[in-house]
Molecule: SAM riboswitch aptamer (S box leader)
Organism: soil metagenome
RNA sequence: CAUCGAGAGAGGCUGAGGGAACCGGCCCAUUGAAGCCUCGGCAACCUGCCGCCACCUCCAAACGAGCGGGGCGGCAAGGUGCCAAGCCCGGCGAGCCGACACGGCUCGAAGGAUG
Numbered sequence: 001c002a003u004c005g006a007g008a009g010a011g012g013c014u015g016a017g018g019g020a021a022c023c024g025g026c027c028c029a030u031u032g033a034a035g036c037c038u039c040g041g042c043a044a045c046c047u048g049c050c051g052c053c054a055c056c057u058c059c060a061a062a063c064g065a066g067c068g069g070g071g072c073g074g075c076a077a078g079g080u081g082c083c084a085a086g087c088c089c090g091g092c093g094a095g096c097c098g099a100c101a102c103g104g105c106u107c108g109a110a111g112g113a114u115g
Stems, first nucleotide, its partner, number of pairs: 001115004009039005017028003022091004040083003045079003048075006055068001056066003087111001092108006
């Protein structure tokens, strides 16, 4: 800096926790949590490859050639990542709805995750 309402799980080992941390909720879990391993899958951030477009460069010139960077699209080989629930929801701020409360909606911030 970009993205975070989409998407994608089986088996084995193991054995009590887990959903980042704190608080409050709400969930998942002995019909097996977290972790590790194997296989599979999702996605398309980076590399790679392919196509199209304009630019640029070369050529005397071109409807020719080339590579560089760019835009768009595609593939999924390599590097990451991911495969319950929106980043599970809220916490802070602004605006709005409502009846001043409780509550709700929208946008943003903070924090976090991935690249």